Model confidence (mean pLDDT): 82 of 100. Predicted 3D model of a 69-nucleotide RNA (transfer RNA) from Opisthopterus tardoore. The organism belongs to Opisthopterus, within Eukaryota. Rfam family: tRNA. It is annotated as a transfer RNA. RNAcentral holds the sequence, with entries from ENA.
[in-house]
RNA sequence: GCAAAUAUAAUUUAACAAAAAUGUUGGAUUGUGAUUCCAAAAAUAGGGGUUUAAGUCCCCUUAUUCGCC
Numbered sequence: 001g002c003a004a005a006u007a008u009a010a011u012u013u014a015a016c017a018a019a020a021a022u023g024u025u026g027g028a029u030u031g032u033g034a035u036u037c038c039a040a041a042a043a044u045a046g047g048g049g050u051u052u053a054a055g056u057c058c059c060c061u062u063a064u065u066c067g068c069c
Base pairs, nucleotide, nucleotide: 001068002067004065005064006063007062010022011021012020013019024040025039026038027037028036045061046060047059048058049057
């Protein structure tokens, strides 16, 4: 330099209504802690386009990974 793949919550996975588990915070239970129960916060890499409607389709950029040279 060429070509391909991936990017969702702090982490790991779904998605047809943006959901779940773990984690974090607060509360209940307990003499204390752990366990358990309840609640809350937390995300679509960035930009543009198509569409009534985009996490999903298209383009560019960024980051990572792999291949060729």